[in-house]
RNA sequence: AACGUGCCCGGGGUCGGUGAGAAUCCGAACCGGCGGUAAUAGUCCGCGAGCGGCCUGGUUGUCUGCAUGAGCAGAGAGUCGGCGGCUGAUCUGGUGUAAUUCCAGAACCGACGGUCAUGAGGGUGUGGCGCCGAAGGGCGCCCGGCCUUCAGGAGUCCGGAUGAGAGGUGCACGCG
Numbered sequence: 001a002a003c004g005u006g007c008c009c010g011g012g013g014u015c016g017g018u019g020a021g022a023a024u025c026c027g028a029a030c031c032g033g034c035g036g037u038a039a040u041a042g043u044c045c046g047c048g049a050g051c052g053g054c055c056u057g058g059u060u061g062u063c064u065g066c067a068u069g070a071g072c073a074g075a076g077a078g079u080c081g082g083c084g085g086c087u088g089a090u091c092u093g094g095u096g097u098a099a100u101u102c103c104a105g106a107a108c109c110g111a112c113g114g115u116c117a118u119g120a121g122g123g124u125g126u127g128g129c130g131c132c133g134a135a136g137g138g139c140g141c142c143c144g145g146c147c148u149u150c151a152g153g154a155g156u157c158c159g160g161a162u163g164a165g166a167g168g169u170g171c172a173c174g175c176g
Stems, first nucleotide, its partner, number of pairs: 003174005008167001014028004029156002031110002033047004042108002050086002053083003057080004062075005090106005112159003118151007127142006
């Protein structure tokens, strides 16, 4: 060196406004994993996390049928492994041999679920106003309450996650 085991491995809501209520709206604020790239990258090329598939794949339960000596077959589930798919955003100028990476300026982006402001529909009862009617009452419009269905605003809050993980000539120990 190689090998084995263990470890490491993501940042950010502060102030003001509106409001009954907002770290979710508005104004400003703040953040940027890993490898590569002629030169330093959230926005270039890839990887990771997230979602969703596939496999006569490995493995472990479960169920069903058959058999009964251990079993055989099928279904479906967990887990591990492998292989596809889906998944954001940048320009201009300057310097330079070289930069969508540096400097200047102006932009942009940020998984899933939750929280529920708000919007729409339906139901119910009641009130107000107007009109019609002799009356019981009917019709229309409007405000609010309750019930209910659907939609639904977070990069920074909460949750899966004390998880997973790219990766580093990384760290420790073992082995040698």